Glycine riboswitch aptamer from a rhizosphere metagenome, 85 nucleotides, folded computationally. Its Rfam family is "Glycine riboswitch aptamer". The family has 44 seed sequences and 9,425 matches in Rfam 15.1. Model confidence (mean pLDDT): 80 of 100. RNAcentral holds the sequence, with entries from MGnify.
RNA sequence: CUUCUGGAGAGCCGGCCGUGUUUUGGCCGGCACCGACGGGGCAAGCCAGUGAAAACCGGCGAAUCUCUCAGGUUAAGGACAGAGG
Repeated sequence: CUUCUGGAGAGCCGGCCGUGUUUUGGCCGGCACCGACGGGGCAAGCCAGUGAAAACCGGCGAAUCUCUCAGGUUAAGGACAGAGG
C1' cells in the first nucleotide's frame, strides 16, 4: 500500500411531491444534536531574538483533549483493531 472482517456517537417538527417495480422514499424549511473521515487550536519540552538583569517576544511541538469549518444524526462512509498478501 492492498483484500477481507469488526467498528461508536447524535433528530425531531412542518410543508410539497410520490408510493406498491426503489419502500414506508425524495426535496425544501426551522430549530436541535454528534465527533472516530478530513481540517483548526493548545501542554511539557526544544530552538531563536532583544535586554545588565528581571522580563518581553517569535518558531517547532501530541492526542481518542478541544473547536465544530467540513462531515454526520437511514444507507454509504468511518478513527482504530484483527486476519491475509